[in-house]
């Protein structure tokens, strides 16, 4: 210097195929329960989808530069 793969909520991960506007589990805080605490059970906040920019009515998804992770090759 070149190839490949990956980046989403505090964390681990779905959507990707086939473009229709993002959800799980845990964790957090509320509530019932318990004398209380944990468990359990029902609710709630939490996302600029790594960063800018194209295509498209529409973009996590498609195309391009970049950044940062992990591998390979030199």
């Nucleotide at each position: 210097g070149g190839g490949g793969c990956c980046g989403u909520a505090g964390c681990u991960c779905a959507a990707c195929u086939u473009g229709g506007a993002a959800g799980a589990g845990c964790a957090u805080c509320c509530g019932c329960u318990u004398u209380g605490c944990a468990c359990g059970c029902g609710g709630a906040g939490g996302g600029u989808u790594g960063c800018g920019g194209g295509u498209u009515c529409g973009a996590c998804c498609c195309c391009c530069g970049c950044c940062g992770g992990c591998u390979c090759c030199a």
Molecule: transfer RNA
Organism: Polyangia bacterium